RNAcentral holds the sequence, with entries from SILVA. Predicted 3D model of a 1433-nucleotide RNA (small-subunit ribosomal RNA) from a metagenome.
RNA sequence: GAUGAACGCUGGCGGUCUGCUUAACACAUGCAAGUCGAACGGAAUCCGCAAGGAUUUAGUGGCGGACGGGUGAGUAACGCGUGAGAAUCUACCUUCAGGACGGAGACAACAGUUGGAAACGACUGCUAACCCCCGAUGUACCGAAAGGGCAAAUAUUUAUAGCCUGAAGAAGAGCUCGCGUCCGAUUAGCUAGUUGGGGGGGUAAAGGCCCACCAAGGCGACGAUCGGUAGCUGGUCUGAGAGGACGAUCAGCCACACUGGGACUGAGACACGGCCCAGACUCCUACGGGAGGCAGCAGUGGGGAAUUUUCCGCAAUGGGCGAAAGCCUGACGGAGCAAGACCGCGUGGGGGAAGAAGGCUCUUGGGUUGUAAACUCCUUUUCUCUGGGAAGAACAAAAUGACGGUACCAGAGGAAUCAGCAUCGGCUAACUCCGUGCCAGCAGCCGCGGUAAGACGGAGGAUGCAAGCGUUAUCCGGAAUGAUUGGGCGUAAAGCGUCCGCAGGUGGCAGUUCAAGUCUGCUGUCAAAGACCGGGGCUUAACCUCGGAAAGGCAGUGGAAACUGAACAGCUAGAGUAUGGUAGGGGCAAAGGGAAUUCCUGGUGUAGCGGUGAAAUGCGUAGAGAUCAGGAAGAACAUCGGUGGCGAAGGCGCUUUGCUGGACCAUAACUGACACUCAGGGACGAAAGCUAGGGGAGCGAAUGGGAUUAGAUACCCCAGUAGUCCUAGCCGUAAACGAUGGAUACUAGGUGUUGUCUGUAUCGACCCGGACAGUGCCGUAGCUAACGCGUUAACUAUCCCGCCUGGGGAGUACGGCCGCAAGGUUGAAACUCAAAGGAAUUGACGGGGGCCCGCACAAGCGGUGGAGCAUGUGGUUUAAUUCGACGCAACGCGAAGAACCUUACCAGGGCUUGACAUCCCGCGAAUCUUGCCGAAAGGCAGGAGUGCCCGCAAGGGAGCGCGGAGACAGGUGGUGCAUGGCUGUCGUCAGCUCGUGUCGUGAGAUGUUGGGUUAAGUCCCGCAACGAGCGCAACCCUCACCCCUUGUUGCCAUCAGGUCAUGCUGGGGACUCUAGGGGAACUGCCCCGGUCAACGGGGAGGAAGGCGGGGAUGACGUCAAGUCAUCAUGCCCCUUACGCCCUGGGCUACACACGUGCUACAAUGGCCGGUACAAAGGGAUGCGAGACCGCGAGGUGUAGCCAAACCCAAAAAGCCGGUCUAAGUUCAGAUUGGAGUCUGCAACUCGACUCCAUGAAGGAGGAAUCGCUAGUAAUCGCCCAUCAGCACGGGGCGGUGAAUACGUUCCCGGGCCUUGUACACACCGCCCGUCACACCACGAAAGUCAGUUGUACUCGAAGUCGCCGCGCUAACUCGCAAGGGAAGUAGGCGCCGAAGGUAUGACUGGUGAUUGGGGUGAAGUCGUAACAAGGUA
Repeated sequence: GAUGAACGCUGGCGGUCUGCUUAACACAUGCAAGUCGAACGGAAUCCGCAAGGAUUUAGUGGCGGACGGGUGAGUAACGCGUGAGAAUCUACCUUCAGGACGGAGACAACAGUUGGAAACGACUGCUAACCCCCGAUGUACCGAAAGGGCAAAUAUUUAUAGCCUGAAGAAGAGCUCGCGUCCGAUUAGCUAGUUGGGGGGGUAAAGGCCCACCAAGGCGACGAUCGGUAGCUGGUCUGAGAGGACGAUCAGCCACACUGGGACUGAGACACGGCCCAGACUCCUACGGGAGGCAGCAGUGGGGAAUUUUCCGCAAUGGGCGAAAGCCUGACGGAGCAAGACCGCGUGGGGGAAGAAGGCUCUUGGGUUGUAAACUCCUUUUCUCUGGGAAGAACAAAAUGACGGUACCAGAGGAAUCAGCAUCGGCUAACUCCGUGCCAGCAGCCGCGGUAAGACGGAGGAUGCAAGCGUUAUCCGGAAUGAUUGGGCGUAAAGCGUCCGCAGGUGGCAGUUCAAGUCUGCUGUCAAAGACCGGGGCUUAACCUCGGAAAGGCAGUGGAAACUGAACAGCUAGAGUAUGGUAGGGGCAAAGGGAAUUCCUGGUGUAGCGGUGAAAUGCGUAGAGAUCAGGAAGAACAUCGGUGGCGAAGGCGCUUUGCUGGACCAUAACUGACACUCAGGGACGAAAGCUAGGGGAGCGAAUGGGAUUAGAUACCCCAGUAGUCCUAGCCGUAAACGAUGGAUACUAGGUGUUGUCUGUAUCGACCCGGACAGUGCCGUAGCUAACGCGUUAACUAUCCCGCCUGGGGAGUACGGCCGCAAGGUUGAAACUCAAAGGAAUUGACGGGGGCCCGCACAAGCGGUGGAGCAUGUGGUUUAAUUCGACGCAACGCGAAGAACCUUACCAGGGCUUGACAUCCCGCGAAUCUUGCCGAAAGGCAGGAGUGCCCGCAAGGGAGCGCGGAGACAGGUGGUGCAUGGCUGUCGUCAGCUCGUGUCGUGAGAUGUUGGGUUAAGUCCCGCAACGAGCGCAACCCUCACCCCUUGUUGCCAUCAGGUCAUGCUGGGGACUCUAGGGGAACUGCCCCGGUCAACGGGGAGGAAGGCGGGGAUGACGUCAAGUCAUCAUGCCCCUUACGCCCUGGGCUACACACGUGCUACAAUGGCCGGUACAAAGGGAUGCGAGACCGCGAGGUGUAGCCAAACCCAAAAAGCCGGUCUAAGUUCAGAUUGGAGUCUGCAACUCGACUCCAUGAAGGAGGAAUCGCUAGUAAUCGCCCAUCAGCACGGGGCGGUGAAUACGUUCCCGGGCCUUGUACACACCGCCCGUCACACCACGAAAGUCAGUUGUACUCGAAGUCGCCGCGCUAACUCGCAAGGGAAGUAGGCGCCGAAGGUAUGACUGGUGAUUGGGGUGAAGUCGUAACAAGGUA
């Protein structure tokens, strides 16, 4: 886009069309084919007195019922289409010619008798005709001729109609042939009247159409036969076309008429509304017997998703009959029903912003519905009513209209009567809110839905179409997705394993002829309708109508001869032959050889051998293994050996001989296109396997044993049977691979190598070249999706063959063929998925590789893991033990400090505009304070007390408090997977990117890779890259050296003064120091190495040397990492509570488990006494000296200090001296008892400290594991934050002060390059098979049921034909007659023959206990096969 459509929702009008696609299922009822009295005899009725006439019609007769109408079952066929043809017929119609003479007969009707329920008959008798018969005439026709020889119908109004014969026309029908006409080869052979012949029969007509005889043919891979499906065509739909699909309506042909068979009549039928027979079904019946055939029009039932009225009329058109009037006509003309289709029209038009109300949304400002409505002006198609009113009518005239009072016209009325459907994630035009919460649902494909859904449902809005709109079904298109136009086959699906070769297809150079193909002119035809072009008619259109034209098909005919073809005669470039050479693991057979292995025999000899990751099984003291000698057997042939050779492929390797195939080179003698390819066919064909017979050393499926393992029916080891070998025969497959069919020609090169010939040259086959044939690598153009191919093409062309058409199911099932079997070959479908796949890219990963780094390992030192305690966590408990953090990167973490508070938890007591914010109203200044109740919150009562600003005052305002109402507050309630911000981590790792250019179809690449170097993508060099950004480094802070400046609160060398003593004082700025500024270090210098570089090694100088130490500083990103409980915040939730206040409790529990720490286990130590040296900090509700009290914690009390000034403040380890003496101790200090101090409203749950007493475990810590590379580890103390109090934690400070690093194999993490990948949620990945469960489709199956069909036999209706024909018989004939003859017929017989029966095949379908595999299915079981070297490639 389309439809004979259907379904859902909706529905105003008109015109024109269309309307059982299914059950060719069954049919009630009515109608659909009659007509003619001018063919005939009767009969009835009427008129008439009658004669007669009129009307009607049962019968005879004529014509028509073979047309018209229906349907598409059958049919794959001369059925249809198209084009030819010869051996034919034709009623009615037209034309021409001729004719119609004479005679005879019967049967209906009717009458009578009679059978039957009926349908329908029987017998006797009469009768007419255009009924029937005979003779004559006489063409055609037959016959050589003679001769034979089937005609006729009349009627009346006398002019016609009818009749007969012949010829012709028109139109129709029958027959034949060429070509075309669906699918299946899992249908390959079919055929006996079959094919042909002459003869006969038959027909209108050719013909095996039929018959007898004779011959043995005919058809078929160019698809016979068989099976399935189907009416064919003009045309219709679609498509740019070529095509593809279809064959309703209309038109042509065919076939059919309940199913099957048959003939009769006739011009025509084997006959839809005729006959006979058989069958099924239905109906009537008096049971004896009869009747029927809607696939005609309506209509009914049924089937179905689905298809109309039991209408009107013969007015028109057409048909039958008739002389005509006319009759008949469900053909036809019309109306009805159906939005079923197409076409047209309408449901109003103009104005109208307060942009109304309402709805929806909202950031509350608005936006949108929306000029839409209201309102106002106008119109009247449509609608209602009234009036008028056709054409279609043509038949001399007149009359005649079903449609129909319709179309149309006029008038009146009044915006009045009339809008829906689908969609809105992308494709695809159109977006928001609410509800729902992987539910309900949607879905054409992709896919939506798991609490913020533009995708579900509703709403508002929008978009599209519109009396329709969607959905479903089907066809074509897009689809170059079956490719003629117009595809492919190395790796995506696809080259047969290889060769030979018949048919077929294709074929070299030049010539002559022909004209089949080809090209071209003309002719015929291809019905009409349709389509196209141009006109015309309905108001337009749809629709109807007129005219015209074209391509192309088939046939005929004339011409051309280039190409193809055919014939003839040639050529030599293809192909083959010949001659001479050459290389070779080409094949077959026979003979021979040595090395090795195993076995046997003997010698020597002794305890092991063998095997592995390590072992064991095994062998060995009965003597192995080792070694020497001899012997036997079988198999395979080292080195040479090589991207070297040969062969069609498979394949071929010791030597020699014989037989034998092919190739190459040279010569150019011979043939003269002999060629290429090849469906079917044939031959060969690795390994394994099979059959029979041999053989059997080694190896070695199966098997046994030993190991490994969770298991180990494996990998490893020890044994070992088939087999491997030979002969003969099967099998016929391989990743049979170059994953690349064969042939020919053309199209740059370079470089190896094999074979032959050859040039130059030479002693020479040294070198240097050339040609042909093979075999490799690189590469241009070109090709390719890319990878890659590239004269050995995957380039450019031609020819031939094979093969492909999404994945799975499946190379399976069934069937056929082959095979001994195994199996092979050919080879589907149901069902299921939306992918499967190729190449390349970027990552990630690897029990891949290379390079490099890091306290990563190693080398060291000290720890943890064991003990006690502290602290955090899990778990458990609890009314509550609030919450969060969970590998590294949670666990002395949030928490820089839970007794109350904090506090979020629990119990109880209370409050409800609230503890807190804003707004409104009322009252009152605020504020301070007393008493009672209560655990407190709070409640009740009382006292003191009035301020500030404006204003004369009244009053008002700000601020605060109280009361009230409502908006609202409040939430540490949820979601860190809705978020911001902040943070952790990889990682202070060296990376991450961009612009332009270049390369690539592209993803992307290049740069950023490479060679060096570095801590570093740091720098240098190179390079299709050149630059740049974020990172690195540097700039910043601090420490180390120097200088300048500054000198108080710091300092004191010199000078002076003073003290028991002290920078104490004057003074000084030298020094230390303070804190500002500057300098200094840059591989700058030297040597060496290095690429003359970067840089590295060493050295000098220097306080410091190659980044001087430390800090701050954290790229692009990753982990849905952490945090909604710091804060902020969307959405959801609570609202006399999930909010708020209070008291008490809990966060401190305790069988356990883990993390992080402290203290120890002691003598490098403990204790006692004496004595020395810091840095950095803190201090006003603060630090607090000295003094006094207390054993002590501490207390009393005050000086000083807002701090380079005073205080905290004693530094400790250290040093000196003493003591302890190896022990659970003078170690260690837990626990417990007692007594206290301090803070605080308050130390019971639950603080810290002091003193006395007590004195646990612990004697160096298993597996495992952590930190640290120098002022580091270790060790020692000091300070600070938090804080009323509480520090073994955290952050800082200094003191003392080591050991070790060979090195990068390994573990962990990381960086770069490379490789493989079936991973991309990225290896914590992916993924396979059995089993178990559910569902689905299919195969097999003892059978069973049904259908179709073949063959054989049987039975044999109707009927044609043939023969006979006792009997019977009007026409003719003989005969006076009787009777006979001719002829006919009943009947009988025979051939054929439908249905039926019997038997046996074939094919197809259904079903079938059971069985087999297959497919599918969020979270089943077992393992781990594959993807990385996937851990055994």
Its Rfam family is "Bacterial small subunit ribosomal RNA". The coordinates come from a structure-prediction model, not an experiment, and the mean pLDDT is 84.